This is a predicted structure of a 350-nucleotide part of an RNA (small-subunit ribosomal RNA, central domain) from a metagenome.
The coordinates come from a structure-prediction model, not an experiment, and the mean pLDDT is 87.
The RNAcentral record of the full RNA draws on SILVA.
Context: one part of a larger RNA
């Protein structure tokens, strides 16, 4: 070098784009770098290996062979990689006509709830709990009507229902915008797939200025409760949660299962389409393509399960693991404003 694995034992990069570089359909002609065959030099002697002799054998020593797998040169061969050209359409991809969608970014609107205010009725409790106190009420609470502000989330629909490459998207309207699916096949004619630095985007929480803050609520204060009670419950409540510019860049960031391709009985159920069949027309129903799940064959699995969304059979690429602790620590290096973040040991212990 070959050999193992990565759903749950250790192990899939949080997710995209793409650069190097690995790896690529299909016909034909040409080179003839790899690739195979032949020849020639050359591969020093020893040694190792056969097969003979010679010290009385043995080591040992000599005398032939063969080896020396290699390397250059030359002469071929052309299946297969690699060039070159020069075609094709099954991949890829643009076009044309339709659809479905909480996909994204901005503006601008609505209604419920709530909480405050300011006004009416009303007049003693409210509130909260296992039970209660602290809290709020005669300066008039709570209920209940009525204007007024005021920020947040958008009930029903709502669905193992859609979209998105992940985070993740849920009221309406408008504007601007990515993707995707269906059919027709018109076009180009392998453009394709992966993807190491790298660039981007990236939930919550945190940070920086600046606005805003109804409700909730770390942090704190009180009041229980307890043996305490820094908690669980209760009554307050500030950062914070909002927006508007930046910074962090990590999750159980999970399907704990990386990207593409190709195969390999099935049965059902949802969602986008499109064909078709009953004498016309709608449903239903049959055929198909594309997502989204249940279940289940063979196969695989240590099982649990997984099963055309495979963890079956087989490629191509990338990341990644090598006993447990000590440790995702120390140190260096990089990044941040910080909080830290990526990279990341080893003594020494079982």
């Nucleotide at each position: 070098c070959u050999g193992g694995g990565c759903u749950u034992a250790a192990a899939g990069g949080g997710u995209g784009c793409g650069u190097a570089g690995g790896c690529g359909g299909u016909g034909g002609a040409g080179u003839a770098a790899g690739u195979c065959g032949g020849g020639u030099g050359u591969g020093a002697a020893a040694u190792a290996c056969c097969a003979u002799a010679g010290c009385u054998u043995a080591a040992c020593u000599a005398u032939g062979g063969a080896a020396c797998u290699g390397c250059a040169c030359u002469c071929g061969a052309u299946a297969c990689u690699a060039c070159u050209u020069u075609g094709c359409u099954a991949g890829a991809g643009u076009a044309a006509g339709a659809c479905a969608g909480a996909g994204g970014u901005g503006a601008g609107u609505g209604g419920a709830a709530c909480u405050g205010a300011g006004g009416g009725u009303g007049g003693a409790g409210c509130g909260g709990u296992g039970a209660a106190a602290u809290g709020c009420g005669u300066u008039g609470a709570u209920a209940u009507c009525c204007u007024c502000a005021g920020g947040a989330a958008c009930a029903c629909c709502g669905g193992u229902g859609g979209c998105g490459a992940a985070g993740g998207c849920g009221a309406c309207u408008c504007a601007c915008u990515g993707g995707g699916u269906c059919u027709u096949u018109a076009c180009u004619g392998a453009c394709g797939c992966u993807g190491a630095u790298g660039c981007a985007c990236g939930a919550a929480a945190g940070c920086u200025a600046g606005g805003g803050u109804a409700g909730c609520a770390a942090a704190c204060g009180g009041g229980a409760u307890u043996a305490g009670a820094u908690a669980c419950c209760c009554c307050g409540g500030u950062a914070g949660u909002c927006c508007u510019a930046g910074c962090c860049g990590u999750a159980a960031a999970c399907u704990c299962u990386g990207a593409g391709a190709a195969c390999u009985u099935g049965a059902u159920u949802g969602a986008a389409g499109g064909a078709u069949c009953c004498u016309c027309c709608a449903u239903a129903g049959u055929c198909u393509u594309u997502c989204a799940g249940u279940c289940g064959u063979a196969g695989c699995g240590a099982a649990a399960g997984u099963g055309u969304u495979a963890a079956g059979u087989u490629c191509u690429c990338c990341g990644c693991c090598u006993g447990g602790g000590g440790a995702g620590u120390a140190u260096g290096g990089u990044c941040g404003c910080a909080a830290g973040g990526c990279u990341g040991a080893a003594a020494c212990u079982c």